Context: one part of a larger RNA
RNA sequence: GAAUGAACGCUGGCGGCGUGCUUUACACAUGCAAGUCGAACGUGAAAGUGGACUUCGGUCCGCGAGUAGAGUGGCGAACGGGUGAGUGACACGUGGAUAACCUGCCUGGAAGUUGGGAAUAACUCAGGGAAACUUGAGCUAAUACCGCAUGCGGUCGCUCCAUCUUCGGGUCCGGCGAGGAAAGGUGGCCAAUUCGCAAGACCUGGCGCUUGUUGAGGGGUCCGCGUCUGAUUAGCUAGUUGGUGGGGUAAUGGCUCACCAAGGCGACGAUCAGUAGCCGGCCUGAGAGGGUGAUCGGCCACACUGGAACUGAGACACGGUCCAGACUCCUACGGGAGGCAGCAGUGGGGAAUAUUGGACAAUGGGCGAAAGCCUGAUCCAGCAACGCCGCGUGGAGGAUGAAGGCUUUCGGGUUGUAAACUCCUGUCAGGUGGGACGAAAGGACUCCGGUCAAUAGCCGGGUGUCCCUGACGGUACCACCGGAGGAAGCCCCGGCUAACUCCGUGCCAGCAGCCGCGGUAAUACGGAGGGGGCAAGCGUUAUUC
Numbered sequence: 001g002a003a004u005g006a007a008c009g010c011u012g013g014c015g016g017c018g019u020g021c022u023u024u025a026c027a028c029a030u031g032c033a034a035g036u037c038g039a040a041c042g043u044g045a046a047a048g049u050g051g052a053c054u055u056c057g058g059u060c061c062g063c064g065a066g067u068a069g070a071g072u073g074g075c076g077a078a079c080g081g082g083u084g085a086g087u088g089a090c091a092c093g094u095g096g097a098u099a100a101c102c103u104g105c106c107u108g109g110a111a112g113u114u115g116g117g118a119a120u121a122a123c124u125c126a127g128g129g130a131a132a133c134u135u136g137a138g139c140u141a142a143u144a145c146c147g148c149a150u151g152c153g154g155u156c157g158c159u160c161c162a163u164c165u166u167c168g169g170g171u172c173c174g175g176c177g178a179g180g181a182a183a184g185g186u187g188g189c190c191a192a193u194u195c196g197c198a199a200g201a202c203c204u205g206g207c208g209c210u211u212g213u214u215g216a217g218g219g220g221u222c223c224g225c226g227u228c229u230g231a232u233u234a235g236c237u238a239g240u241u242g243g244u245g246g247g248g249u250a251a252u253g254g255c256u257c258a259c260c261a262a263g264g265c266g267a268c269g270a271u272c273a274g275u276a277g278c279c280g281g282c283c284u285g286a287g288a289g290g291g292u293g294a295u296c297g298g299c300c301a302c303a304c305u306g307g308a309a310c311u312g313a314g315a316c317a318c319g320g321u322c323c324a325g326a327c328u329c330c331u332a333c334g335g336g337a338g339g340c341a342g343c344a345g346u347g348g349g350g351a352a353u354a355u356u357g358g359a360c361a362a363u364g365g366g367c368g369a370a371a372g373c374c375u376g377a378u379c380c381a382g383c384a385a386c387g388c389c390g391c392g393u394g395g396a397g398g399a400u401g402a403a404g405g406c407u408u409u410c411g412g413g414u415u416g417u418a419a420a421c422u423c424c425u426g427u428c429a430g431g432u433g434g435g436a437c438g439a440a441a442g443g444a445c446u447c448c449g450g451u452c453a454a455u456a457g458c459c460g461g462g463u464g465u466c467c468c469u470g471a472c473g474g475u476a477c478c479a480c481c482g483g484a485g486g487a488a489g490c491c492c493c494g495g496c497u498a499a500c501u502c503c504g505u506g507c508c509a510g511c512a513g514c515c516g517c518g519g520u521a522a523u524a525c526g527g528a529g530g531g532g533g534c535a536a537g538c539g540u541u542a543u544u545c
Base pairs, nucleotide, nucleotide: 001545002544003543004542006541007540008539009538010537013391014390015389016388017387018386019384020383021349026347027346028345030344031343032342035075036074037073040072041071043069048063049062050061051060052059053058082302083301084300092226093225094224095223096222097221098220101219102218103217106215108213110211111210112209113208116146117145123138124137125136126135127134128133155178156177157176158175159174162171163170164169184207186205187204188203193201195200228274229273230272235265236264237263240262241261242260243259244258245257246256247255277299278298279297280296281292282291283290284289304325305324306323307322308321327338328337329336330335355381357380358379359378363377364375365374366373367372394424395423396422397421404415405414406413407412428486430481431480432479433478434477438472442467443466444465445464446462447461448460449459450458451457489534490533491532492531493530494515495514496513500529501528502527503526504525510517511516
């Protein structure tokens, strides 16, 4: 000099854009943060209101409403959001390998979607319990569950040909055999077919379902290289190193097990100890390098502590389950409930870090055919000079160089065009009025094309019209109003280092980054006048280069 997620002191007008628990991965009151689908399924209220009856207690019927609600089922909940504890490791970065692998939703293409069965929640009844919850009996549905049929791909076994190869095997054209699927719901129509009064079957559209395959995106595993300090840590290792064979996994492998061999690593630093998430980046520097890893982006790890698996395409799962532990809470003492390192917020710790705000309008995500619902992701607003940037606090004229202050060699000098005064301007703030962009989608009508028997319906595309949607926000912006009115401080002045005098003090009180000042004329202490620097900031402290 530059820099900071800063803090402290003094001061403080406005705006834009950012940033904001670096410490206790300490404990958490309260609210919200993951739901959705009735076009998978069976059910199904109440308040209120209208009417009828009434022993005036009430009962029944309709609407409310096939609504609310709970339940079965599907998809999601493995994303998004947080944190950095652990981890010196294939964790990360980079480049490869997978002939050792998986992949829901999505995409292109292939084949199919047949015919049955037995249950169970909800519900009703009867219990147990303080509660959490739970037991038994009975009823019922499905795209829930379970057999059967069929089998294009696919899987497995046998066989055959060619080709590639890391010589283990892989790929491919054929043949034979074995075992293996499925689920429906919804819109439209009566042209054909058979039945039919009709509806429906049938047909047809789109959504699903099953079995292969292709791709995309995502993931698993392995390897080369790189990746902090300490030798006042020198030896470490028995599933240890390798083999064979079982098991296990989506998959290779001591991953695991049995047996066999005795290996494997290490001064090119093993092991141990300490510290630490890694990177793109960021800061500094001419660069080389050094430091760092906040915000934003990628990867990893974790979710009260430790362990475990279940479900699932995907988890060994932050707002799931089980076990153990610590802690907190409820309890009828028998037993139960909980997990903010999500967003706010509280206590605590600390030099120190914000609102228990608004909205799904936009972007994105989940579910849904869609309308839509949910979304503390996100977009906004609030607080903080925490940072960067911009603007303002007025402009021009004005000498009797006023008064006052300070100083003086008493002549003067300086503050100083500074003020007063005159003429202007109108940014920001204030007031009044107008007032956005961010909105395109979506829906209705209409037109064209495709599908189709069809002018239904559905799908795709387009033009035009209409309807509807803004949290921010009556904000930005614009116009007008008045009037210099409301808006300057902080540090320094011995040298380094820009800027000097007077008074007070008298090695005292004090200053100080280094050198050093102060013991009676202190440009170095304290005050004043003057000056210098930066400026809504200025200094100090801490840290890095």